[in-house]
Context: one part of a larger RNA
RNA sequence: AGACGGGGACCCGCACAAGCGGUGGAGCAUGUGGUUUAAUUCGACGAUACGCGAAGAACCUUACCUGGACUUGACAUACAUCCUGUGAAUCUUUGAGAGAUCAAAGAGUGCCUUCGGGAACACAGUGACAGGUGCUGCAUGGCUGUCGUCAGCUCGUGUCGUGAGAUGUUUGGUUAAGUCCAGCAACGAGCGCAACCCUUAUCGUUAGUUGCCAGCACGUAAUGGUGGGAACUCUAGCGAGACUGCCCGGGUUAACCGGGAGGAAGGCGGGGAUGACGUCAAGUCCUCAUGGCCCUUAUAUCCAGGGCUACACACGUGCUACAAUGGUAAAUACAGAGGGCAGCGAGCCAGCGAUGGUUAGCGAAUCCCUAAAGUUUAUCUCAGUCCGGAUUGGAGUCUGCAACUCGACUCCAUGAAGUUGGAAUCGCUAGUAAUCGCGGAUCAGCAAUGAUCCGGUGAAUACGUUCCCGGGUCUUGUACU
Numbered sequence: 001a002g003a004c005g006g007g008g009a010c011c012c013g014c015a016c017a018a019g020c021g022g023u024g025g026a027g028c029a030u031g032u033g034g035u036u037u038a039a040u041u042c043g044a045c046g047a048u049a050c051g052c053g054a055a056g057a058a059c060c061u062u063a064c065c066u067g068g069a070c071u072u073g074a075c076a077u078a079c080a081u082c083c084u085g086u087g088a089a090u091c092u093u094u095g096a097g098a099g100a101u102c103a104a105a106g107a108g109u110g111c112c113u114u115c116g117g118g119a120a121c122a123c124a125g126u127g128a129c130a131g132g133u134g135c136u137g138c139a140u141g142g143c144u145g146u147c148g149u150c151a152g153c154u155c156g157u158g159u160c161g162u163g164a165g166a167u168g169u170u171u172g173g174u175u176a177a178g179u180c181c182a183g184c185a186a187c188g189a190g191c192g193c194a195a196c197c198c199u200u201a202u203c204g205u206u207a208g209u210u211g212c213c214a215g216c217a218c219g220u221a222a223u224g225g226u227g228g229g230a231a232c233u234c235u236a237g238c239g240a241g242a243c244u245g246c247c248c249g250g251g252u253u254a255a256c257c258g259g260g261a262g263g264a265a266g267g268c269g270g271g272g273a274u275g276a277c278g279u280c281a282a283g284u285c286c287u288c289a290u291g292g293c294c295c296u297u298a299u300a301u302c303c304a305g306g307g308c309u310a311c312a313c314a315c316g317u318g319c320u321a322c323a324a325u326g327g328u329a330a331a332u333a334c335a336g337a338g339g340g341c342a343g344c345g346a347g348c349c350a351g352c353g354a355u356g357g358u359u360a361g362c363g364a365a366u367c368c369c370u371a372a373a374g375u376u377u378a379u380c381u382c383a384g385u386c387c388g389g390a391u392u393g394g395a396g397u398c399u400g401c402a403a404c405u406c407g408a409c410u411c412c413a414u415g416a417a418g419u420u421g422g423a424a425u426c427g428c429u430a431g432u433a434a435u436c437g438c439g440g441a442u443c444a445g446c447a448a449u450g451a452u453c454c455g456g457u458g459a460a461u462a463c464g465u466u467c468c469c470g471g472g473u474c475u476u477g478u479a480c481u
Stems, first nucleotide, its partner, number of pairs: 001481002003478003007475007015465002019428005026320008034311002042053002064306006073129001077128001083125005090107007111118002131295002134293003140289002142284003145280001147278001152191006158167003171182003197272004202240007212229002216227003243266001246260005322421001326380007338369003343362002347358004387418001392413007434457004439452001
């Protein structure tokens, strides 16, 4: 100087407390361990692995296994070269086969030419090489997690100290903040904080089409449908606005704090992006790049089938429930944000339905894909039920070369566990939790209950900082570095 303490002081955080809803019990989905297996490819393991890499495992993917093929190779370079040999290139058909591939036949004979051949291309041979999701993340780059959006981490000059170092950065206030103020052997500066960026909340202005419709007309069963309008909503450019600016009180005449006015918004207005010096030899050689090592008729490459989907069991993360604040039936209302041409698909017709047929419109503020909880009425009356939907049988639809292993969805039948969950444990402070649905990404299809975005309805509680956990500043002890 650090680190640590079941030392001290001060402070903060959904850390506790106060509340609300869960997990842990059930069924299922999904990941992991274990076991099994020819293979169940590999990685990730306290927090910081376990709905993680994977924003899509039937084939492909795919790295694994079994079997069958292949060796300058599926892919690249210069064809280097004496080249050598065959053939234009290219296309088609047939046979064998699970296919990869092998074999055979046919079409075609182009461009330049001194008729010797040459240029381009294909195949075979030779050789440099290709290739490796093989090993090492403890050789590495890059990227990422975490402490932590915590308020810290340092430097120059000066001063102090023999020196390691100290000072500044400590102290008194204050702040979300090493934020600012005052003081001080320090004076300044850098990386962080904040601000500048995006979005959201209000208004003005400019512009009105595909959006809008107040007033004036026309028209319809109905609809901005039409003329028209530029007000309103909205769209998207440019501006305004919030700065403790104003008032009162406190405070050191400071920083700042408490209250108030005005205001759409008030003291960082809400949200996002943004992650200092460093820590964990943290993670990744399977995104990519890369040193070294290893394989080279195989650890490379191609193909078919299988596996990654196994199942006594254990754990994590979720979904659905156990019901009356509910289930069922009928009627009926209101979003936002996205996506669309091998696409979105209205309407009509067929089907109980998944869906099929037909096809209007739309490369889209124009057309299409679009709510549910809610509200109203009826019924069920506390029951393993008109709760719950697992499981299983049958019949189908769709995608796709192909749904056996192993897809999703529909209909009929079946109708399991489950009556609120032990010890323990998680999230959340406001348009949040809870609850309700919608969209797109990946994608032929889908195992999505995932991840992510969007809106609808919309709470309770916070006395407080003694305690648990994590962190910051100063100080103290130490036999640790």
Predicted 3D model of a 481-nucleotide part of an RNA (small-subunit ribosomal RNA, 3' major domain) from an uncultured prokaryote. It matches the Rfam family "Bacterial small subunit ribosomal RNA". The full RNA is in RNAcentral, with records from ENA.